Two RNAs folded together computationally: RNase P RNA and transfer RNA, 450 nucleotides in total.
The prediction has a mean pLDDT of 77.

[in-house]
């Protein structure tokens, strides 16, 4: 200098006028609102709601089993997590470095198209090889002996073909040809030693190979999970209709012989008062919290103990906005140049809280590291 | 807030107990008839299976994240 990995932050600053939610103070009246002053007022994802907690209501003695779901290498961090650290295995990359749902295929069931002979206690198309019968050739006087072709009975899994995958590789050695048939290395699998918490490494002996894939196919094993959500859930509590109860009065029928009027039961209606349930509406849950900053110490790290400082939106149809001005930053123009002119700023906005995850983003800054190339 | 579905050729939609070269009808092109156009009849061409990874020998199909679209309920 070119390409390239990894990790962090920032995501415009100031003023000025107007209007907006909340608090705290002051004054004014119609007691709730209006003025007037002063503080504070979105984000790195406030998103997606995809994990995981706090709260809250409901169920629920403890416990165990079994359904549904969900995770999966060890070992830490954390209230918790599927997160995140650091390791360990394996792959990919020249390397920095990145990516894995990474338990179990000797529990049991099921799955493998086409091709191919044969696909799971396989299997023989070519070949190759040992006898056997025929044929032809050569060579012997002859018994016979050699070669070469065909057919059959058999033995091979070594080469060649097929497939993603052929029941361990390779190389000697052996054999009629061949084979873990024997050996020697690698792999496999057992079992001890040593080093590590551990996942695993590493060494040593045994074992001739024994049980091929696929569990993100059923499933087996290990842990974890009660449900439901701030419209949760609490508290006050109209009008309007309805519901119990009480209380005074009327009317109507029955019985006391009728009539009047008195009593008594029972039913209706209308008023009054009382009492409890919801609704509209209001309050409370709300925001000081697994909090920020900043200093130390332990920690490889993720973090975590201590000290000190600080209060930092709480709206409910839903406030944070709108107009100008200067600077900065980016494009373009114009100028030899000092400099001027014009145009731009992403992704998106809380609604109970927090910790991750993922996804979106104009432009920019910072640090570490690699690889090729150059020059000292 | 809690929850469900869908995405395959220009439309429309089949195919998801894994085994293709992924079909169907319409539409488009080109040809046959026809004066000429429909209609009919032959042929063709058209796919990132929404995207990205990732399990398998193999992925529209199976997991996992994402990204658009419709709906349902208080």
């Nucleotide at each position: 200098g070119c390409g390239g990995g990894c990790g962090g932050c920032c995501g415009g600053g100031c003023g000025a006028c107007c209007g907006u939610c909340g608090c705290c103070g002051g004054c004014g009246c119609g007691c709730g609102c209006g003025c007037c002053g002063g503080c504070g007022g979105a984000g790195g994802a406030a998103a997606g709601u995809c994990c995981g907690g706090g709260c809250u209501u409901c169920a629920c003695a403890g416990g165990g089993c079994g359904a549904g779901g969900g995770u999966g290498g060890u070992g830490g961090c954390u209230a918790a997590c599927g997160g995140c650290c650091a390791c360990c295995g394996g792959g990919a990359g020249c390397g920095a470095u990145c990516c894995c749902a990474g338990g179990g295929a000797a529990a049991g069931u099921g799955c493998a198209a086409c091709a191919g002979a044969g696909a799971a206690c396989a299997g023989a198309c070519c070949g190759c090889c040992u006898g056997g019968c025929g044929g032809c050739c050569g060579g012997g006087c002859g018994a016979c002996c050699g070669g070469c072709c065909g057919c059959c009975c058999g033995g091979u899994a070594a080469g060649g073909g097929u497939g993603a995958a052929a029941c361990g590789g390779u190389g000697c050695g052996g054999u009629a040809a061949g084979a873990g048939c024997g050996c020697a290395c690698c792999g496999c699998g057992g079992c001890g030693g040593c080093g590590g918490u551990g996942a695993c490494g590493u060494c040593g002996c045994c074992g001739g190979c024994a049980u091929g894939g696929c569990a993100a196919a059923c499933c087996c094993c290990a842990c974890c999970c009660g449900a439901a959500g701030c419209a949760a859930g609490g508290c006050c509590a109209a009008a309007c209709a309805g519901g119990g109860g009480g209380g005074a009065u009327g009317a109507g029928g029955c019985g006391g012989c009728c009539c009047g009027c008195c009593u008594c039961g029972c039913u209706c209606g209308a008023c009054c008062c009382c009492c409890g349930g919801g609704u509209a509406g209001g309050c409370c849950g709300c925001u000081c919290g697994a909090g920020g900053c900043c200093g130390u110490c332990c920690g490889c790290g993720a973090g975590g103990g201590c000290g000190g400082c600080c209060c930092c939106a709480g709206a409910u149809g839903g406030a944070u906005g709108g107009u100008c001005g200067c600077c900065a930053c980016c494009u373009c123009c114009c100028g030899c140049g000092a400099g001027g002119g014009a145009g731009g700023g992403a992704c998106a906005g809380g609604a109970c809280c927090c910790g991750g995850c993922u996804u979106a983003c104009a432009g920019g800054c910072c640090g570490c590291c690699c690889g090729c190339u150059c020059c000292u | 807030g809690a929850c469900c579905c869908c995405g395959u050729a220009g439309c429309u939609c089949a195919g998801u107990u894994g085994g293709a070269u992924a079909g169907a009808g319409c539409g488009g092109c080109g040809g046959u008839u026809u004066c000429c156009u429909a209609a009919a009849c032959c042929g063709c061409a058209g796919g990132u299976c929404g995207c990205a990874g990732g399990u398998u020998c193999g992925a529209a199909u199976c997991c996992u994240g994402u990204c658009g679209g419709g709906g349902u309920u208080a």
Description: It holds a member of the Rfam family "Bacterial RNase P class A". It is annotated as a ribozyme. Gene Ontology terms of the family: dimeric ribonuclease P complex, tRNA processing and ribonuclease P activity. Rfam describes the family as follows. Ribonuclease P (RNase P) is a ubiquitous endoribonuclease, found in archaea, bacteria and eukarya as well as chloroplasts and mitochondria.